[in-house]
Context: one part of a larger RNA
């Protein structure tokens, strides 16, 4: 000088606590773990591994077993020899592979009077080396990248002073703040990376610009059309607006408290943005890469299978146990997406999933679209029930070559644990929680109840800092470095 401390002080974090709502039992989804297996492909391990790489595993992917293959190779580059490529057609065979035939000559340049000839790009067969390939190992040889402490408020330098040096001062102290943020005081003046602002979405107001959007008329059953405006709405651009500026109190000052105007006040909200450093934290299977290891295979190409196994344990969730509910019929109101190999309307079949058939629409135009809880009306009347849907059984659709292993989805028929979870545990402080729905990527489908995002309806509770956890600052004790 650091780390520790069941020492001290001060201070903060949904860190308790107040308060809502789960998880932990149930059923089922999905990841792990074990444990089975030819294989059940690797990785990820307390927080910070486990709906996590994986924004789609029936083949494909796919890195794994097995079985049938190729061996200069699926893939580059470099040399010789044949043939143009390109098609067709036959055996074998699951495929992949292997074997066999048939037709055929285009372009570029030279000769040349036609026919020919020769050489030269691309391709494709063949061969013979350098080679080429490896999702083989080593994240404890790296790079890049990421998690984590943690958006915590530190982290360090320069010149100058103390010290023998290792260091220390600065950065302690006294306020103050989300903050090393500002003031004050000071053997220290200064700087730098972080903090704050400069980006970006929302909120207010104004200029500009009006189509497909918006508002009138006309016609009309409504739409739609026509036709007039640019006020409003609502879209994009560009300004303005918030800064303790202004008043009062306190204060030496930084600030703090209250008021005012204001759409918005003291950081308005929310995001991006993550110092120096930590964990030999994570990735050699995104990618690059040193070394080592293979080379007729630990490289490639196909069929199947596996990654989807089940006594069980763990995690994340879904869905419920119902009357603030449930089931019918009826009427209402979003938002932010997407979409030509697409989205698909109106009609017409079919209980329905879907079929048929296509208007529109590179889209503020038309289409996905019905948003749902909501609200009015009938029926259930506490019950394993008109709760709850697991499993099963039988018919169908619909992608796709193909749904046995191993895919959604419909109808009809079963109808199962489950009556608020035990010790113990997580979320969240405001348009949040909690509760209802819409959409998007990946995508032939879809195992999505995941991720991501958008509205809609919309609380409770916060004395306070003794105590759990996590951190920051000063200080102290230490037989750790």
């Nucleotide at each position: 000088u650091g780390a520790c401390g069941g020492g001290g002080g001060c201070c903060c974090g949904c860190a308790c606590a107040a308060g809502c709502g789960g998880u932990g039992g149930a059923g089922c989804a999905u990841g792990u773990g074990g444990u089975u297996u030819a294989a059940u492909u690797c990785g990820a391990a307390g927080c910070a591994a486990a709906g996590c790489g994986a924004a789609g595993a029936a083949c494909c992917u796919u890195a794994c077993c097995a079985g049938g293959g190729c061996u200069u190779g699926a893939c580059a580059u470099g040399c010789c020899g044949c043939g143009a490529a390109u098609c067709c057609u036959c055996u074998u065979g699951a495929a992949a592979g292997a074997g066999a035939g048939g037709g055929g000559u285009g372009c570029c340049c030279u000769c040349c009077u036609c026919a020919g000839a020769g050489g030269g790009a691309a391709c494709g067969c063949g061969g013979a080396c350098a080679c080429a390939g490896g999702u083989g190992g080593u994240g404890c040889a790296u790079g890049g990248c990421u998690g984590u402490c943690g958006u915590c408020a530190g982290c360090u330098c320069g010149u100058g002073c103390c010290g023998u040096a290792a260091g220390g001062u600065g950065u302690u102290g006294g306020g103050u703040u989300a903050a090393g943020u500002c003031c004050c005081g000071u053997a220290a003046c200064g700087a730098g990376c972080g903090c704050a602002a400069c980006c970006c979405u929302c909120g207010u107001g104004u200029u500009u610009a009006g189509u497909u959007g918006c508002c009138g008329c006309u016609c009309c059953c409504c739409u739609a059309a026509g036709u007039g405006g640019a006020a409003c709405c609502c879209u994009g651009a560009g300004c303005a607006g918030a800064c303790u500026g202004c008043c009062g109190g306190u204060c030496u000052a930084a600030g703090c408290c209250g008021g005012a105007g204001g759409a918005a006040g003291g950081u308005g909200a929310g995001g991006a943005u993550g110092a120096c450093g930590u964990c030999a934290a994570g990735u050699c299977a995104u990618c690059a890469u040193g070394c080592c290891c293979u080379u007729u295979a630990u490289g490639c190409c196909c069929u199947g299978g596996g990654c989807g196994a089940c006594a069980c344990a763990c995690a994340u969730g879904c869905u419920a146990c119902a009357a603030u509910g449930g089931c019918c019929g009826g009427g209402a109101c979003a938002a932010a997406g997407g979409g030509u190999c697409g989205c698909g309307a109106u009609c017409c079949c079919g209980c329905g999933a879907g079929g048929g058939g296509g208007a529109g629409c590179u889209a503020a135009c038309c289409c996905c679209a019905a948003a749902a809880a909501c609200c009015c009306g009938u029926c259930c009347u506490c019950a394993g029930u008109u709760c709850g849907g697991a499993u099963u059984g039988c018919a169908g659709g619909c992608u796709g070559c193909a749904a046995c292993u191993c895919g959604c989805c419909u109808a009809c028929a079963u109808g199962a644990a489950g009556c608020c979870g035990g010790a113990a545990u997580c979320g969240c402080u405001a348009g949040u929680a909690a509760u209802c729905g819409c959409c998007g990527g990946u995508c032939a489908g879809c195992c999505a109840u995941a991720c991501g995002g958008c509205g809609g309806u919309g609380a409770a509770u916060u004395c306070g800092u003794a105590c759990u956890c996590g951190g920051g600052c000063c200080u102290u004790g230490u037989a750790c470095a």

RNAcentral holds the full RNA, with entries from ENA and SILVA. A computed fold for a 481-nucleotide part of an RNA from Geranium pyrenaicum, annotated as small-subunit ribosomal RNA, 3' major domain. The source organism's lineage runs through Eukaryota, Streptophyta, Euphyllophyta, Mesangiospermae and Geranium. The coordinates come from a structure-prediction model, not an experiment, and the mean pLDDT is 86.